[in-house]
Context: one part of a larger RNA
């Protein structure tokens, strides 16, 4: 190389949004022969290789102007199914238009209540908090309960869902402005414009970093109380960075469906979210078809099982990425990014 695999054993990159090169491609007709086919002819050294004679006492071995063979290439003719080219054309893939629909998809703006917390003020008086028991702690300087006002931060109770929606990460009070995808239907346009994607470009939870606000609540670190043989821990009492805001970095997860995207085909039943269409009916619910998503079981069939099963882990095409005993190690070592922290790329001696 071929071969074998990637849900849970190594193995699908977060995420493919956009997309270069490459790889691969729908239907018909024609036209040319690159690739394919078929003939004919030339080359295709020696050794090695097949056969047949012949020398070592036999084999191996050696010989031999005896025959073949060398799967390859050249040149010339011919053929045109299939791939590829050029060329006209079509509509089923994919796009565009019109009409609708759903929606925590995005961003920015302004608003709303309920609760924690602090302040101020009234009312009252001796305990509040805590725990397995308990103390640290707060409280006679008047706490804890209670009413009333104020202040400032974050989150968004019911509705809420096997529910929706976004590529993914994520996405939830409410309005408004701006804007991005999706699904139905019409069958009006374009006519292959199409899938995939190395390298590249964007995003990308939390943590973390840089500047400058902000700071109720919760809380790494930190103090203290306890519990313990100990107790740098659970378990209580504070409590600082951080959470939150702008801008800029970082660029990583059990980024998970542990399952890469595209297309076709292969029983079914059952709920549920957006539409369409029929049926009924004053009218709507109900009922049946049908498309798109989402869940449950299961028919083939697959699978070491476990389970998967029109949302495949089934049956096949094309395309990318990844794996190869463990352990040394996702480490040195180089090198690119970064303000660090570190990330990415990625070994080997040596053990077993």
């Nucleotide at each position: 190389c071929u071969g074998g695999g990637c849900g849970u054993a190594a193995a699908g990159a977060g995420u493919u949004g956009c997309g270069u090169a490459g790889g691969u491609g729908g239907u018909u007709u024609g036209u040319a022969a690159a690739g394919c086919g078929a003939a004919u002819a030339g080359u295709g050294a020696a050794a090695u290789c097949u056969g047949g004679c012949g020398g070592c006492u036999c084999a191996a071995c050696c010989g031999u102007a005896c025959a073949g063979g060398c799967u390859a290439u050249u040149a010339u003719u011919c053929g045109a199914a299939c791939u590829c080219a050029c060329a006209a054309a079509c509509u089923c893939g994919a796009g565009a238009a019109u009409g609708g629909u759903a929606g925590a998809g995005g961003u920015u703006a302004c608003u709303g209540g309920a609760a924690u917390u602090u302040c101020u003020u009234g009312u009252g008086u001796a305990g509040g908090a805590g725990u397995g028991a308990a103390a640290u702690c707060c409280g006679u300087a008047g706490a804890u309960a209670u009413a009333a006002g104020a202040a400032g931060g974050a989150a968004c109770a019911c509705c809420a869902a096997u529910g929706g929606c976004g590529u993914a990460g994520g996405c939830a009070g409410g309005u408004a402005a701006c804007u991005g995808g999706a699904c139905c239907a019409u069958u009006u346009c374009u006519g292959a414009c199409a899938c995939u994607a190395a390298g590249g470009c964007a995003c990308g939870a939390a943590a973390g970093c840089g500047u400058g606000g902000g700071g109720a609540g919760c809380g790494a670190a930190c103090c203290g109380g306890a519990u313990u043989a100990g107790a740098u821990a659970c378990c209580c009492g504070g409590g600082u960075a951080g959470u939150c805001c702008a801008c800029g970095c970082c660029g990583u997860a059990a980024c998970c469906g542990a399952u890469g995207g595209a297309u076709a085909c292969u029983a079914g039943c059952u709920g549920u979210u957006g539409g369409a269409g029929g049926u009924a009916u004053c009218g709507a619910c109900c009922c049946c078809u049908u498309c798109a998503g989402u869940a449950g079981c299961g028919a083939a069939g697959c699978u070491a099982a476990c389970g998967c099963g029109u949302u495949a882990a089934g049956u096949a095409u094309c395309c990318c990425g990844c794996c190869u005993g463990u352990g040394g190690a996702g480490u040195a070592c180089g090198g690119u990014c970064g303000c660090a922290a570190g990330a990415c790329u990625a070994a080997a001696a040596c053990a077993u």
Small-subunit ribosomal RNA, central domain from an uncultured bacterium, 352 nucleotides, folded computationally. The coordinates come from a structure-prediction model, not an experiment, and the mean pLDDT is 82.